[in-house]
Context: one part of a larger RNA
RNA sequence: UUGGGCCUAAAGCGUCCGUAGCCGGUUCUAUAAAUUUUCUGUGAAAUCGUUGUACUCAAUAUAACGACGUGCAGAAAAGACUGUAGAACUAGGGACCGGGAGGCGUCAGAGGUAUUCAGGAGGGAGCGGUAAAAUGCUAUAAUCUCCUGAGGACCCCCUGUGGCGAAGGCGUCUGACGAGAACGGAUCCGACGGUGAGGGACGAAAGCCAGGGGAGCGAACCGGAUUAGAUACCCGAGUAGUCCUGGCUGUAAACUCUGCGAGCUAGGUGUUGCAUAUUCUCCGAGAAUAUGCAGUGUCGAAGCGAAGGUGUUAAGCUCGCCGCCUGGGAAGUAUGGUCGCAAGACUGAAACUU
Numbered sequence: 001u002u003g004g005g006c007c008u009a010a011a012g013c014g015u016c017c018g019u020a021g022c023c024g025g026u027u028c029u030a031u032a033a034a035u036u037u038u039c040u041g042u043g044a045a046a047u048c049g050u051u052g053u054a055c056u057c058a059a060u061a062u063a064a065c066g067a068c069g070u071g072c073a074g075a076a077a078a079g080a081c082u083g084u085a086g087a088a089c090u091a092g093g094g095a096c097c098g099g100g101a102g103g104c105g106u107c108a109g110a111g112g113u114a115u116u117c118a119g120g121a122g123g124g125a126g127c128g129g130u131a132a133a134a135u136g137c138u139a140u141a142a143u144c145u146c147c148u149g150a151g152g153a154c155c156c157c158c159u160g161u162g163g164c165g166a167a168g169g170c171g172u173c174u175g176a177c178g179a180g181a182a183c184g185g186a187u188c189c190g191a192c193g194g195u196g197a198g199g200g201a202c203g204a205a206a207g208c209c210a211g212g213g214g215a216g217c218g219a220a221c222c223g224g225a226u227u228a229g230a231u232a233c234c235c236g237a238g239u240a241g242u243c244c245u246g247g248c249u250g251u252a253a254a255c256u257c258u259g260c261g262a263g264c265u266a267g268g269u270g271u272u273g274c275a276u277a278u279u280c281u282c283c284g285a286g287a288a289u290a291u292g293c294a295g296u297g298u299c300g301a302a303g304c305g306a307a308g309g310u311g312u313u314a315a316g317c318u319c320g321c322c323g324c325c326u327g328g329g330a331a332g333u334a335u336g337g338u339c340g341c342a343a344g345a346c347u348g349a350a351a352c353u354u
Stems, first nucleotide, its partner, number of pairs: 004325003007308002012322001014202004021195003025089007033082001035078008048066007092192001093189003096185003104178007111155002116150007126137002163170002207248006216242002222236003259321006267299014303310002327354003336347004
């Protein structure tokens, strides 16, 4: 609950696609569903008003007339807005073309340093570790130096409030295939659009199933310390895991704690991409400056805000659509349902308490 909100107080679904629904650009014509006006009919009684009448008056009762009756039905009119039908347009949207940008995705191949291990050579007593130590390693020759090899993971510098992606995320090089965005166009279509309940797809890490792989790191576990204790922090080991292939899970401070789309409302200053112009030039896919568009930062007027702050990338002024909130705890629990191999996920109360 005819109301107010959702950056930080409760509250934006993790993200996108999309069904129904809701909403929808400019011009003209028609229609008259809707809308507005007029008229007619109907619209119980009580109630209310006026004038009478009846109780001695009044309250009260009653008669006639009037008012009320926001509605429904029928008829007529209007033509702005909404709807419907038709015709047209290009500012939304899409397609096409052009040269560029990109850690965008999938697959394959190639490379690089380092760690570890193995073999060989040199060397000969410690090494390692810490605040200090010890556990540990080491005469079966360690640590250290050089050479050779194996194997797995990772990708220094470049690296940048820089780029790309819907989000999660993405970083050595080369190739193949695939996708998206920006800019420019005297090209084409012509509202084809926005949002989106249900639904679908994607979705870090951890975890699960099957098969591989296993260098380093490392939950658990075992030692050594510390300590009153030390189920920790520190040290030495170390299994799952981390990696690959195929499947499952579907959650995160999945955060810009800010849903998506559109229009309008001062600027300054960086930076990335594209285009245009001018100047310089070693003539190069070069540089500088200015302008436009698109992205990404920062400062800031008005405004907004409880303030912090925000401020053309709005939290300003408006419109459309969806999601969500309603004191704290009990509780994201119980129960039921759906999904999952499980872990659990999604949906999601109440008693009671304060």